[in-house]
Context: one part of a larger RNA
């Protein structure tokens, strides 16, 4: 001296960009955060041109809900970083090749019925599909052969066009092994029985103690094992002339976790934040028999704390999802409010103006100082305030949250705008009264006991300024 997600203590005009629970991974009211598709499907309501269509849509079906998005508790390695490598999968998207014949049996809706506070459940009947199933066919697969197994689906109309199936190839994406690196302790010296390795099997998409019989008896380890703390990692970020030290907000990439523990199902993808299914705590509703929930999403509210924001607007941009498409949906995202929180920039006038006015402080009473400072003359209008225009961000037609903003132009009037720390030395900046080792100051030395440039108030100066102390962490 710098730096910061700061926060106090006094002031506070204005714009631009960022930033905003570091503490209880504390509870958690209300709303919103994932749907879409009627060009899959049959029905019900309503409407109208009334025997065709049109809207709406609970249901059955497809995709999507594995992403965005939050948060860092746990993990010192199944993280992460860099390099490498082989034993795999990979929806949707891209490119080849080949195909889609044949039947059939349900079931929700939905009627009517029973249970029950309610969640929701049972049984009867009835119907569709791109839901489900049989046979067939087959460039696949599995075997040495023989052989075995293995698919498929329409719609909309008028062509188009979209879907379906199989197989190869790309892409992408994730899985998986290794090697190197990666805090602190020895007042933690040994540790380990699927433990180490083999053989046969299981099992996974894939390699393997992954998992199981059986054999051996081995693996790690002062070049720190185990075992305690401690902690998400990296690009970075502060700082330094570098080496290094410290850090890991926001922004990316990855990992890991959703109210605790622990399992699975579906699915290309989960062991799933806003899906289940058990248990545990809390909290809610109950007719006591039984039910419901999960803000480390966006806001918001309560506790915690020194400390951290609106229960806004908009899908107009950029992205995402579902759809042929119009379009829905999107607290993702764009925006707007709040906060000197921080970085920049601008203003609080400008020139001229001496009998150096008046007051104020000092005084050796002459004077000095505050001082060109006011007063006054002459300007100007950044800003302010009225009041008018008025946009790019939109992709040849439609679409604009911001936003009647921002930016022009006009007219008024110096009008609407200065504090804060400090003056003993380090260290720039000095007298006057008042206290009288008292009250007090103090980063360190150290001031104060009657003439205090060190305490407190007045004049003055200094020094940064829309900010200035201060305290807290790092360098």
């Nucleotide at each position: 001296g710098g730096a910061u997600g700061a926060a106090c203590g006094c002031u506070g005009g204005c714009g631009g960009u960022a930033u905003g629970c570091u503490u209880u991974a504390c509870a958690c009211a209300u709303g919103c955060a994932a749907g879409u598709u009627g060009a899959a499907c049959g029905g019900a309501a309503g409407c109208u041109u009334u025997u065709a269509g049109c809207u709406u849509u609970a249901g059955u079906a497809g995709c999507a809900a594995a992403c965005g998005g939050g948060u860092g508790a746990g993990u010192a390695a199944u993280a992460c970083a860099u390099a490498a490598g082989a034993a795999u999968c990979u929806g949707c998207c891209u490119u080849c090749a080949g195909g889609a014949g044949g039947g059939g049996a349900a079931u929700a809706a939905c009627a009517a019925u029973u249970a029950g506070a309610a969640a929701u459940a049972a049984a009867u009947g009835c119907u569709a599909a791109u839901a489900c199933c049989c046979c067939a066919u087959a460039u696949g697969c599995u075997g040495c052969a023989a052989a075995g197994u293995g698919a498929a689906a329409u719609a909309u109309u008028u062509u188009u066009u979209u879907g379906c199936c199989u197989g190869a190839a790309g892409a992408u994406g994730a899985g998986c092994u290794u090697a190197u690196g990666c805090c602190u302790g020895a007042u933690u010296a040994g540790c380990u029985a699927g433990u180490u390795g083999g053989u046969a099997g299981a099992g996974u998409a894939a390699a393997a103690g992954c998992c199981u019989a059986c054999c051996a008896a081995g693996g790690c380890g002062a070049u720190g094992a185990u075992c305690a703390g401690u902690a998400g990692c990296u690009g970075g970020u502060c700082u330094g002339a570098g080496a290094g030290g410290a850090c890991g907000a926001u922004c990316a990439g990855c990992c890991a976790c959703a109210u605790u523990g622990g399992a699975a199902c579906u699915g290309a993808g989960a062991c799933a934040c806003g899906g289940u299914c058990c248990a545990g705590a809390c909290u809610u509703c109950u007719a006591c028999g039984g039910a419901a929930g999960g803000c480390a999403g966006c806001a918001g509210u309560g506790g915690g704390g020194a400390a951290u924001u609106u229960u806004c607007c908009g899908c107009a941009a950029u992205g995402g999802g579902c759809g042929a498409a119009a379009g829905c949906c999107u607290g993702a995202c764009g925006g707007a409010g709040c906060a000197a929180u921080a970085c920049c920039g601008c203003g609080u006038g400008a020139a001229g103006g001496a009998u150096g006015a008046a007051a104020g402080c000092c005084u050796g009473u002459g004077g000095g100082u505050u001082g060109u400072a006011a007063a006054c003359u002459u300007c100007u209008u950044u800003u302010a305030u009225u009041a008018g225009u008025a946009a790019a961000g939109a992709a040849u037609u439609u679409u604009g949250a911001c936003g009647g903003u921002a930016u022009c132009u006009a007219a008024u009037g110096a009008a609407u705008a200065a504090g804060c720390a400090u003056c003993g030395g380090c260290u720039a900046a000095c007298u006057c009264c008042g206290u009288g080792c008292c009250a007090g100051c103090a980063g360190c030395c150290g001031c104060g006991g009657u003439a205090a440039u060190a305490c407190g108030g007045g004049g003055g100066a200094u020094g940064c300024a829309a900010g200035c102390g201060u305290u807290a962490u790092c360098c």
Predicted 3D model of a 475-nucleotide part of an RNA (small-subunit ribosomal RNA, 5' domain) from Leachiella pacifica. Its mean pLDDT, the model's own confidence on a scale to 100, is 85. It is recorded under the gene name rns. Its Rfam family is "Bacterial small subunit ribosomal RNA". Gene Ontology terms of the family: ribosome and structural constituent of ribosome. Taxonomically the source falls in Leachiella (Eukaryota, Rhodymeniophycidae, Gigartinales, Choreocolacaceae).